Context: one part of a larger RNA
RNA sequence: CCGACCCAAGGGAAUUCGGCAAAUUAGCCCCGUACCUUCGGUAUAAGGGGUGCCUGCGGUUGUCGCAAGGCGACUGCAGGUCGCAGUGACAAGGGGGGAGCGACUGUUUACCAAAAACACAGGUCACCGCAAAGCCGUAAGGCCUAGUACGGUGGCCGACGCCUGCUCACUGCCGGUACGUGAAACCCGGUUCCAACCGGGCGAAGCGCCGGUGAAGAGCGGGGGUAACUCUGACCCUCUUAAGGUAGCGUAAUACCUCGCCGCUUAAUUGGCGGCUUGCAUGAACGGCGUAACGACUCCCCCACUGUCCCUGGGUCGGACCUGGUGAACUCACUACUCGGUGAAUAUGCCGAGGACUCCCAGUGGGAAACGAAGACCCCGUGGAGCUUUACUACAGCCUGUCGUUGUGAUAUGGGAACCGUUGCAGAGCGUAAGUGGGAGCUGUUAUGCUGUCAGUCCCGGCUGGCAGCUAGGCGCCAAUGGAACACCACUCAACGGUUUCUGUAUCACUCACCCGAAAGGGGACAGCGGCAGGUGGGUAGUUUGGCUGGGGCGGUACACCCUCGAUAAGGAAACAAGGGUGCCCAAAGGUCGGCUCAGGAGGGUCAGAAAUCCUCCGUAGAGGGUCAAAGACAAAUGCCGGCCUGACUGCGUCCCUAACAAAAUCGGACGCAGAGGCGAAAGCCGGGCUUAGCGAACAUGGGUACCCUAUUGAUGAGGGUCCCAUCUGUCAGACAAGCUACCCCGGGGGUAACCGACUUGUCGCGGGCGAGAGUACCCAUCGACCUCGCGGUUUGGUACAUCGCUGUCGGCUCAGGUCAUCCUGGAGGUGCAGCAGCCUCCAAGGGUUGGGUUGUUCAUCCAUCAAAGUCCUACGUGAGCUGGGUUCAGUACGUUGCGAGACAGUACGGUAGUAUCUACUGGGAGCGCUACCGCCUGAGAGGAAGGUCCCCUCAGUACGAGAGGAACAGGGGGCCGGGGCCUCUGGUGUACCGGUUGUGCCAACGCAUAGCCGGGCAGCUACGCCCCAGAGGAUAAGAGCUGAAAGCAUCUAAGCUCGAAGCCUCCCUCAAGACUAGGCGGUGUAGGCGGCCGUAGCAGACGGCUUUGAUAGGACGGCGGUGUAAGCGCCAAGGGCAACCGAGGCGUUCAGCCGGCCGUUACUAAAGCCGA
Repeated sequence: CCGACCCAAGGGAAUUCGGCAAAUUAGCCCCGUACCUUCGGUAUAAGGGGUGCCUGCGGUUGUCGCAAGGCGACUGCAGGUCGCAGUGACAAGGGGGGAGCGACUGUUUACCAAAAACACAGGUCACCGCAAAGCCGUAAGGCCUAGUACGGUGGCCGACGCCUGCUCACUGCCGGUACGUGAAACCCGGUUCCAACCGGGCGAAGCGCCGGUGAAGAGCGGGGGUAACUCUGACCCUCUUAAGGUAGCGUAAUACCUCGCCGCUUAAUUGGCGGCUUGCAUGAACGGCGUAACGACUCCCCCACUGUCCCUGGGUCGGACCUGGUGAACUCACUACUCGGUGAAUAUGCCGAGGACUCCCAGUGGGAAACGAAGACCCCGUGGAGCUUUACUACAGCCUGUCGUUGUGAUAUGGGAACCGUUGCAGAGCGUAAGUGGGAGCUGUUAUGCUGUCAGUCCCGGCUGGCAGCUAGGCGCCAAUGGAACACCACUCAACGGUUUCUGUAUCACUCACCCGAAAGGGGACAGCGGCAGGUGGGUAGUUUGGCUGGGGCGGUACACCCUCGAUAAGGAAACAAGGGUGCCCAAAGGUCGGCUCAGGAGGGUCAGAAAUCCUCCGUAGAGGGUCAAAGACAAAUGCCGGCCUGACUGCGUCCCUAACAAAAUCGGACGCAGAGGCGAAAGCCGGGCUUAGCGAACAUGGGUACCCUAUUGAUGAGGGUCCCAUCUGUCAGACAAGCUACCCCGGGGGUAACCGACUUGUCGCGGGCGAGAGUACCCAUCGACCUCGCGGUUUGGUACAUCGCUGUCGGCUCAGGUCAUCCUGGAGGUGCAGCAGCCUCCAAGGGUUGGGUUGUUCAUCCAUCAAAGUCCUACGUGAGCUGGGUUCAGUACGUUGCGAGACAGUACGGUAGUAUCUACUGGGAGCGCUACCGCCUGAGAGGAAGGUCCCCUCAGUACGAGAGGAACAGGGGGCCGGGGCCUCUGGUGUACCGGUUGUGCCAACGCAUAGCCGGGCAGCUACGCCCCAGAGGAUAAGAGCUGAAAGCAUCUAAGCUCGAAGCCUCCCUCAAGACUAGGCGGUGUAGGCGGCCGUAGCAGACGGCUUUGAUAGGACGGCGGUGUAAGCGCCAAGGGCAACCGAGGCGUUCAGCCGGCCGUUACUAAAGCCGA
């Protein structure tokens, strides 16, 4: 020193984030017990009293016994008696009040989170009729369940009470669906000999569309005005929404501002409680508001209690320490002084200076940017993983269609084919003329007409057909009308009807596949299963989620281009330097030829004005060319006007730029050749635009032109290729692609951030110059604008130099070292200094610089003091010194945000702190040196604060002052803080000791129970106790002076001299000759050591005493002291008993007995002996 314990005067939470820890309380009996309440509780509420032993008398009851009686259990009363204390030890709730959250008992992160999280009874919603829903499985099969809606599954809320508002626009879910869209299959059509292919039809789910649904996901506004003080706004206006937040609650586990405002609590409250409420950003089953009881939950207050603290001290045991035995690990380049400097910017190691004999032991933790772990924060990686979703792409699952397994029948209906039949009306015309052709006859199965009746159709006039009766000719050609002429025959068109056949759809039915069932039976061509197809599909999977960047993110785009500047007169040249622009436009705004000259100004001129059009003059460009950016160039033009045109051409070549210095796509440009043209008399010019921006590879798709290839005898069609054009990659030399990670991981980086350092110093702090002003007057007693010059390196920034194979990060505690720009104390000068008290300035760093409330706080603010309650640095000093409240892992909640996973310099509750090798320091030793040995000194040097400060009294109610007020020099006393020592007193401890007492099986004496507990207490150690801690001299600072020149004066200075601070140096205290300069003096001629007996000493060493010539230790005896009156014996004692006798306890013997690390006396015991220059 650590661990585990015991005790503590006075105070009593002042400690601290916080009563953490500890203490208090405690059993049983009796009395008594509030608010609130779900009437159960709260409640052992709180609070109070009793409790031992002895003697006696009862009550209830068990058991043994024939009984007498014995042995118990529970319980009551009375009397006696002792102690500090009677649940005497052990065991054994501290209590109360107010809030938050959660109803409760439970559960949870085995190993940092026990909670407000989870669960829970209960509420509600959704799904599900059983071959169910839900779940597992490829399937078979299984769970739920041998259950059946009073059941089960899933979601949300979470006892109970009062309640649960508005919104269906979005998303989801449910329902509907005339219509749109909608795949395969199927059907039709086109092409073709056929096929591929193309188009169309039909048309499921889904989607669109319509509606419903909130205890589904979710959401629930803004502006202006207004009442007879003001304020406010019941009221009004307006924009807007799907709807605009209702009840309740509200500065909250939610409120930024915020420590809101008010009240209570406190001396003082960033806390707590109660209100108000303008709710950054409350709010109703992601439930709202209450709520008795409950809680190792969180917050606040009070009582009791205490070593938490003021302020520490003592003690016990175990470590540590020493000896013997055994014997690891971490770590380890070699090593190992200080200061200043340097340096990759904080050096044991370099430079300089200083210090320092060598080694060991115990300690302390300043340094080794100590060790431990290839930093977890940050960034980077075309790293990883987990999670999310309206990222991309798939897959399972599910929904749906179709085909197969797959059969029969009926009805309705659609389509195709074949056959039969019917119908077809403009007007004119006898008349209802479908079309074309043939055609001069046709018919005679009762035609035609009439009558009756029935059916269909209709343009209402008829047409067609059937049946019955009567009737013997009728129709056409011709004529007329008309575009067309009729009988009859054939073919065709459209529509309709019928029959047959094929096929589709819908419905109904059947039984035989198939399924269920033991069977009876049930279901049934459905389902199931398989193939194909459409939809849905974070359920699952694979991936992506860019770069630049004064860290990253957010922002921006400096990512492809153009112009100017930067850019330093070739070219080229960077920055998230500065200033701008492009992703087009134009059939003229293009080509050519000819002509013309602008802007502006002056003069003149009708309306006409500053400015319209006209005339004259000046006019190098001050205009214009696309209001396109800028620069350059441009005047019989590159501008303006007009004519004619289309070179805004085709094919090809070379060179240049893009791209300095390597290569290069692509874009762009210049020149030339050929062809065909335009304009011009011609020379010529023209491959768009005065020039420099206006852009894009391959694949794929579409288009174009001519040609080539493939199969074929050939052709068409089809496919492929070359070239051109169009549709893109703007991250613009061109991936199909979003997020979260605090649950995280890996590889790296000091290439790059957060702390510290370094550099810088805008900002910050401090000072100076000038002196506008104010200060009644007066710049400078005091203050000082504008402008300006510095210093510092405490703020905040900047930079990114060191550190990412790791330098522990805020605040507090502890311990401090330094600066001075001084808060106090000391000394001065000035004053708008009378005194007192101030203000400003100078010197001065010796010492000092408080205790509390709130808050994690530094800071801040308040209470109470003070002489004062200083500033700053020291790795924002100090975590191998402590703490761990804050921040900054994992859990959880609120508000906000995000669809979500999640996130928030927002809030709230909770949340693992390891090790001493070297050096350094504090102490203690050994060796060697200085030397023959021993003893005593000196003091170079070092350390110290050894003192600091206040109050009171006297001076003195004096000086001063009108008064009110009110000093100083000097002297005396006291307090506080600090330092050193001590234990007589007081207090503490006192596990030597004495006594009391409980439990443990008679007495006594012991043991154990924390020393069992309790009461005392010697020595020792201690503080809360006691004692001590002057002044003076010397040299100075600011300042005050003397004399005194330079400079005939003046001048504190230049020579000289005198003063002048708590500050400097001494006198004082401590260490000190390793002071290598190793000192001096004295003694002796031998010292000394080991061993032994011991402590005024002590970790070990050391130190000190003694060692028979001896009181060193033990013993014995005495003294003094502690405790408090031993044992034994005698007597007494409440009572009981006829008596013997029993009896807690008391008195006497007895200031006894016991005891002592103390003092003294005494050799009884032990100090034997050995080495030795």

Large-subunit ribosomal RNA, half B from a marine sediment metagenome, 1173 nucleotides, folded computationally. Its mean pLDDT, the model's own confidence on a scale to 100, is 81. It matches the Rfam family "Bacterial large subunit ribosomal RNA". Gene Ontology terms of the family: structural constituent of ribosome and ribosome.